Small-subunit ribosomal RNA, central domain from Capsicum pubescens, 350 nucleotides, folded computationally. Its mean pLDDT, the model's own confidence on a scale to 100, is 87. Its Rfam family is "Bacterial small subunit ribosomal RNA". Rfam links the family to the GO terms structural constituent of ribosome and ribosome. NCBI's taxonomy places the organism under Eukaryota, Euphyllophyta, Gunneridae, Solanaceae, Capsicum.
[in-house]
Context: one part of a larger RNA
RNA sequence: UUGUGCGUAAAGCGUCUGUAGGUGGCUUUUUAAGUCCACCAUCAAAUCCCAGGGCUCAACCUUGGACAGGUGGUGGAAACUACCAAGCUAGAUUAUAGUAGGGGCAUAGGGAAUUUCUGGUGGAGCAGUGAAAUACAUAGAGAUAAAAAAGAACACCAAUGGUGAAAGCACUCUGCUGGGCCGACACUGACACUGAGAGAUGAAAGCUAGGGGAGCGAAUGGCAUUAUAUACCCUAGUAGUCCUAACCAUAAACGAUAGAUAAUAGGCACUGUGCGUAUCAACCCAUGCAGUGUUGUAGCUAACGCAUUAAGUAUCACGCUUGGGGAGUACGUUCGCAAGAAUGAAACUU
Numbered sequence: 001u002u003g004u005g006c007g008u009a010a011a012g013c014g015u016c017u018g019u020a021g022g023u024g025g026c027u028u029u030u031u032a033a034g035u036c037c038a039c040c041a042u043c044a045a046a047u048c049c050c051a052g053g054g055c056u057c058a059a060c061c062u063u064g065g066a067c068a069g070g071u072g073g074u075g076g077a078a079a080c081u082a083c084c085a086a087g088c089u090a091g092a093u094u095a096u097a098g099u100a101g102g103g104g105c106a107u108a109g110g111g112a113a114u115u116u117c118u119g120g121u122g123g124a125g126c127a128g129u130g131a132a133a134u135a136c137a138u139a140g141a142g143a144u145a146a147a148a149a150a151g152a153a154c155a156c157c158a159a160u161g162g163u164g165a166a167a168g169c170a171c172u173c174u175g176c177u178g179g180g181c182c183g184a185c186a187c188u189g190a191c192a193c194u195g196a197g198a199g200a201u202g203a204a205a206g207c208u209a210g211g212g213g214a215g216c217g218a219a220u221g222g223c224a225u226u227a228u229a230u231a232c233c234c235u236a237g238u239a240g241u242c243c244u245a246a247c248c249a250u251a252a253a254c255g256a257u258a259g260a261u262a263a264u265a266g267g268c269a270c271u272g273u274g275c276g277u278a279u280c281a282a283c284c285c286a287u288g289c290a291g292u293g294u295u296g297u298a299g300c301u302a303a304c305g306c307a308u309u310a311a312g313u314a315u316c317a318c319g320c321u322u323g324g325g326g327a328g329u330a331c332g333u334u335c336g337c338a339a340g341a342a343u344g345a346a347a348c349u350u
Stems, first nucleotide, its partner, number of pairs: 003322001005320002007304002012318001014201004021194003025088004031082001033081002035077009049065006091191001092188001094186001096183001098181002103177004108172002110154001114150003118146001120144002125136001162169002206247001208245004215241002220236003259316004266295009276285001299306002323350003332343004
């Protein structure tokens, strides 16, 4: 709970697609459902309100009248919404010429580093720390230069940069493929926006099966530290991290800011792409569209701050909030192999 709000005070679903529903460009016509006007009928009495009357007044009683509003009917109006019919092109698609990109999937290839291993050289320490010790090492470590193997990650370029709906995405080539933007202006002709349910996707961790396992590293063993040390530091190290297939569905999933449309001062910078100018060419200069930033006016804000990428001015549909705790708990239900997830109270307390 017909109210007010949702960047930080409670509050935008993690993100998208989309059904029902709601809302919806311009012009002309039709109908008259909504809407508006007139009239009729009806809405018991009492109560409330107004004007009278009666109890000496008042409360109280009583007579009359409504106003406003609802419902039904009849007749009219036709601007708006809706309906019918016909058209339009400014919204939205499609086609076409280009274009940027770590967008996605798959195959193949690469070098640096690390570790292991092999045989050399060599001969006493090495490693680690605040300091040490555990650990490694004469059964030859560490160091050094070669051969081999393995797995994971891709220095520089790199940016205030790019791209994707979000999660996310970066060594290189190739193949397949999604989306965006710009130009000219050809096609369709409102085909649009949002979106309860629903569906898809969704980091890390976790789970199932099979592989893989270099480095790192929950758990665990040990050395230290300490009053203790189930820690921080060190030495080892299993799950895991990686791949394939199937689950899980959560994050401070953050811009703590949901989506769409319209108009509303500027300055500076970057990215993509046009036009003009310039030129041998690339720049430079001016400007249009699409994005990414920064600063700032009006306005807004409790302030901080936001400010054409709005938290300003408006409209549309959706989600959510209603003091703190109890509690994202209990119970029930749905989903899940499980872990748990989703939905989600109350008593009581303050």